Predicted 3D model of a 492-nucleotide part of an RNA (small-subunit ribosomal RNA, 5' domain) from an uncultured Fimbriimonadaceae bacterium. Rfam family: Bacterial small subunit ribosomal RNA.

[in-house]
Context: one part of a larger RNA
């Protein structure tokens, strides 16, 4: 000198763009954040004479694993950077081949009847289906057996014949396109696994380890493997720091630095973890799932005491903690996601709006002319000097400020704009509405009176201060910055 996700004490005109719980991974009233499909389905209910339309609780689908929050936890099951899978997976989306035949029995809603304070639940009877289940078919798929041919890197891999046993759907919706089913092969894209290398502090941790280490047989996965599990062997790690203890998400990037280097991982992006703690499947193409279940447990509601019910580290908002950190707002119009053929419908993603000088950038607080160098103040050798061309006073201007009209772009596409009568543009009116804050002994730019009198008091370092104090106070007057200017705190 530079920087900040800062705070404090004065101050404080405007605008653009940014950003705003670093503390207590405390506790959370209230609203909203994940729905949508009636062109899968019976049924209700309303409108119409009718054809038909529109609504919806429930049954099916597809989502809900995305998207948003957060950094407790983790020193390697994580990041990064390069690599490999002859050990893996893949819903929706695109390309290709082939196919959808015959049937069957239930359920919930709805009705009845019934329990319970609620939350919710029993029973009867009866209904549909792109739900569900049987059986055909079999391009092809998987298994075994027999054969040809190629390739490599052990275990083996591809491609081709031919036996033989297994395995599939929705005569479905709509009718104008068309929109879905089932098998299989591929491909994007996205994910799982593997290796090797890089990266914190400690030896006042030196030894640690028995599913440890490595085999053979199994089970398990989607897949490879002590992943687990029976049996054999005694193995694996370690001063190139093992094991323990701290501490801490990585990284891209940030700050600093000429640079090497050092410090940090706030907004934004990738990646991994985490949803009161704890531990566990289900569902699914994908979860061990933040607005899903189950059990514990701890807190907190409700209760008619019999028993339920909750999860803000989602966007606001409220306690608390703190020096410190916002609105219980607008719109889905734009982008993007989910759903649907569509229309559209849902989106505290996001896109705008408040607040806060927290920051970075602009811009203004007026120009120009005026000396009897006016008054007042300082101060003083009382003659003068400063303050100061500042004022005042003359002429001008209108960035801002008002006020009045007028108006966008963002719409790709006929409408269809939250922001918004906003950016802007005209016209008007009036210097009008807008300057502080430190600091003046030396390092450092910038002196003088007064008043105290080792006192009150200053201080970053050295020091000032005991009766003339340029270091304290207070005034003038200077300086350095300016909508800021100081302090403090961290970093370089």
């Nucleotide at each position: 000198g530079g920087a900040c996700g800062a705070a404090c004490g004065c101050u404080g005109g405007c605008g653009g763009c940014g950003u705003g719980c670093c503390u207590a991974a405390u506790a959370c009233a209230u609203g909203c954040a994940a729905g949508u499909c009636g062109a899968a389905c019976g049924a209700g209910g309303g409108a119409g004479c009718a054809a038909u339309c529109c609504c919806u609780a429930g049954u099916g689908g597809c989502g809900a694993a995305c998207g948003g929050c957060g950094g407790a936890g983790u020193a390697a099951u994580a990041c990064a950077u390069a690599a490999a899978c002859a050990a893996c997976g893949u819903g929706c989306c695109c390309c290709g081949a082939a196919g959808a035949c015959c049937g069957g029995g239930a359920u919930a809603g709805c009705g009845g009847a019934c329990c319970g304070a609620a939350a919710g639940g029993u029973c009867c009877a009866g209904u549909a289906a792109u739900a569900c289940c049987g059986g055909a078919u079999g391009u092809g798929g998987c298994c075994g057996c027999u054969u040809u041919g190629a390739g490599a890197c052990a275990u083996c891999u591809c491609a081709g014949a031919g036996c033989g046993a297994u395995u599939a759907a929705a005569c479905g919706g709509u009718u104008u396109u068309u929109c879905g089913c089932u098998u299989c092969g591929g491909g994007a894209g996205c994910g799982g696994u593997u290796u090797a290398u890089g990266a914190c502090c400690u030896a006042u941790c030196a030894g640690c380890u028995u599913g440890u280490u490595g085999g053979c047989g199994g089970g398990g996965u989607a897949a490879c493997g002590g992943c687990c599990c029976a049996c054999c062997a005694a193995g694996g790690c370690g001063a190139c720091g093992a094991c323990g203890g701290g501490u801490a998400g990585g990284g891209g990037g940030u700050c600093u630095g000429a640079g090497a280097g050092g410090a940090u991982g706030a907004u934004c992006c990738c990646c991994c973890c985490g949803a009161g703690u704890g531990g566990g499947a289900c569902u699914g193409a994908g979860a061990c799932a933040c607005g899903g279940c189950c059990c514990a447990u701890a807190c907190a509601c409700c209760u008619a005491c019999g028993g339920g019910u909750g999860g803000c580290a989602g966007c606001a908002g409220u306690u608390g903690g703190g020096a410190a950190u916002c609105u219980u707002g607008c719109a889905c119009a734009a982008u993007g996601g989910g759903g649907g053929a569509a229309a559209c419908c849902c989106u505290g993603a996001u896109g705008c709006a408040g607040c806060g000088a927290c920051g970075c950038c602009g811009c203004g607080u007026g120009g120009a002319g005026g000396a009897u160098g006016a008054c007042g103040g300082a101060u003083c050798u009382a003659g003068g000097u400063c303050u100061g061309u500042a004022a005042a006073c003359u002429c001008c201007u209108u960035u801002u400020u008002c006020a009045u009209g007028g108006a966008a772009a963002g719409a790709c596409u006929u409408a269809g704009g939250a922001c918004g009568g906003u950016a802007c543009c005209a016209u008007g009116a009036g210097a009008a509405u807008a300057a502080g804050g430190a600091c003046c002994g030396g390092c450092u730019a910038a002196c003088u009176a007064c008043g105290u009198g080792c006192c009150a008091g200053c201080a970053g370092c050295c020091g000032c201060g005991g009766u003339a104090a340029g270091a304290c106070g207070u005034a003038g007057g200077g300086u350095c910055c300016a909508a800021g200017c100081g302090u403090u705190g961290u970093c370089c």

About this RNA
The prediction has a mean pLDDT of 84.